[in-house]
Small-subunit ribosomal RNA, 5' domain from Azospirillum brasilense, 469 nucleotides, folded computationally. Rfam family: Bacterial small subunit ribosomal RNA. The source organism's lineage runs through Bacteria, Pseudomonadati, Pseudomonadota, Azospirillaceae and Azospirillum.
Context: one part of a larger RNA
RNA sequence: ACGAACGCUGGCGGCCUACCUAACACAUGCAAGUCGAACGAGGGCUUCGGCCCUAGUGGCGCACGGGUGAGUAACACGUGGGAACCUGCCUUUCGGUUCGGGAUAACGUCUGGAAACGGACGCUAACACCGGAUACGUCCUUCGGGAGAAAGUUUACGCCGAGAGAGGGGCCCGCGUCCGAUUAGGUAGUUGGUGGGGUAAUGGCCCACCAAGCCGACGAUCGGUAGCUGGUCUGAGAGGUGAUCAGCCACACUGGGACUGAGACACGGCCCAGACUCCUACGGGAGGCAGCAGUGGGGCUAAUUGGACACUCAGGGGCAACCCUGAUCCAGCACUACCGCGUGAGUGAUGAAGGCCUUAGGGUUGUAAAGCUCUUUCGCACGCGACGAUGAUGACGGUAGCGUGAGAAGAAGCCCCGGCUAACUUCGUGCCAGCAGCCGCGGUAAUACGAAGGGGGCGAGCGUUGUUC
Numbered sequence: 001a002c003g004a005a006c007g008c009u010g011g012c013g014g015c016c017u018a019c020c021u022a023a024c025a026c027a028u029g030c031a032a033g034u035c036g037a038a039c040g041a042g043g044g045c046u047u048c049g050g051c052c053c054u055a056g057u058g059g060c061g062c063a064c065g066g067g068u069g070a071g072u073a074a075c076a077c078g079u080g081g082g083a084a085c086c087u088g089c090c091u092u093u094c095g096g097u098u099c100g101g102g103a104u105a106a107c108g109u110c111u112g113g114a115a116a117c118g119g120a121c122g123c124u125a126a127c128a129c130c131g132g133a134u135a136c137g138u139c140c141u142u143c144g145g146g147a148g149a150a151a152g153u154u155u156a157c158g159c160c161g162a163g164a165g166a167g168g169g170g171c172c173c174g175c176g177u178c179c180g181a182u183u184a185g186g187u188a189g190u191u192g193g194u195g196g197g198g199u200a201a202u203g204g205c206c207c208a209c210c211a212a213g214c215c216g217a218c219g220a221u222c223g224g225u226a227g228c229u230g231g232u233c234u235g236a237g238a239g240g241u242g243a244u245c246a247g248c249c250a251c252a253c254u255g256g257g258a259c260u261g262a263g264a265c266a267c268g269g270c271c272c273a274g275a276c277u278c279c280u281a282c283g284g285g286a287g288g289c290a291g292c293a294g295u296g297g298g299g300c301u302a303a304u305u306g307g308a309c310a311c312u313c314a315g316g317g318g319c320a321a322c323c324c325u326g327a328u329c330c331a332g333c334a335c336u337a338c339c340g341c342g343u344g345a346g347u348g349a350u351g352a353a354g355g356c357c358u359u360a361g362g363g364u365u366g367u368a369a370a371g372c373u374c375u376u377u378c379g380c381a382c383g384c385g386a387c388g389a390u391g392a393u394g395a396c397g398g399u400a401g402c403g404u405g406a407g408a409a410g411a412a413g414c415c416c417c418g419g420c421u422a423a424c425u426u427c428g429u430g431c432c433a434g435c436a437g438c439c440g441c442g443g444u445a446a447u448a449c450g451a452a453g454g455g456g457g458c459g460a461g462c463g464u465u466g467u468u469c
Base pairs, nucleotide, nucleotide: 001467002466004465005464006463007462008461011341012340013339014338017334019298024296025295026294028293029292030291033060034059035058038057039056041054042053043052044051045050067251068250069249077176078175079174080173081172082171085169086168087167090165091164092163093162094161095160096159097158098132099131100130101129107122108121109120110119111118112117138147139146140145152157178224179223180222185215186214187213190212191211192210193209194208195207196206197205227248228247229246230245231241233240234239253274254273255272256271257270276287277286278285279284304331306330307329308328312327314325315324316323317322344374345373346372347371354365355364356363357362378410380405381404382403383402384401388396413458414457415456416455417454418439419438420437424453425452426451427450428449434441435440
């Protein structure tokens, strides 16, 4: 010093933090939707003007936000550079927004299945899909030429092609980055070249052929350990450390794979395999909390199956109204840490009583108490009652705060007293019972064990243990 734990004790407030172990398994609820101003259809209401609801098609989002640290010794991270790249939404500039077509879900009929989920036929719309036209600029080119768009609309909001920007991302390199030599050789797409494939893009990334290289005691390879950093704590420094907050990375039951998309090889998407759990009519299906709560287990150890979108001009969708958001803001629990406050103040000596000691005179507890005179912080009762919200909107919250009132009233413990180390006597015990960080105490006068009186230290804490410096 602590993300601490344990023991004893515990009045209040602020603020912070809270599974370090089993990346063990998870019941239940919630955590990503939204748009009817893209579309048809169905239903409800109607003052017949229209309005509302939505399963489906379609658009955008779901690649963010949130979690975890398993893996990773690596261009993963930090820092400084580089060239062969991409970029939805946003800003800006230029140009365009034309003519057609065929389907399909929903729906209807029939039908399979226990369910999950389907099948056949028929109908229909679009900003869904396809074709034609056009092309300032764009792409390809053998420089002749060739290729490629659009989506509607009353407006609003859009759509298409191209350029620039901003922000974001992919790739490459120099340097830095733990331990072991009781790991000394390692390597065959291996190292390089030519040509190709692939990608947004460079590249053995992949492939064919050719060459035989490449790395290594300046520690390759192998093994072990570990997310990295800003930082945090400590320290004179070197160093150790990497919870919370912030940046980057990696992962999402285990392993593999691609699809969609501007972006994923995708935590709450898909497919395959595996382990596990659940449902089943035994034919077949369903699932993935390292999201927020919560459960079992593990463990010295860690909270509520809470409230609200009021804040963050927070995120997604929408013209908007608005909807969604366990992000977030709050509340709850915990002395987990830090900070602040209180548990009274003054006076009071026949130095009361009681306790303890005593040489029995007295000493001490001790101005301590009582008594007297005051005060009212915090808490309690009653009343008022915010800021956070420039107009509306407040979960927190009748909270914070303010006023009034009663009354010393409701609020002190823990460890230690042999030396180190601050604080001493009596009794009990008798190498017993016990203490102990080290030295060491205890065998009949123990300041070291146990108790009491007294004292010392810290104080809503005090000790012990663990770890780091």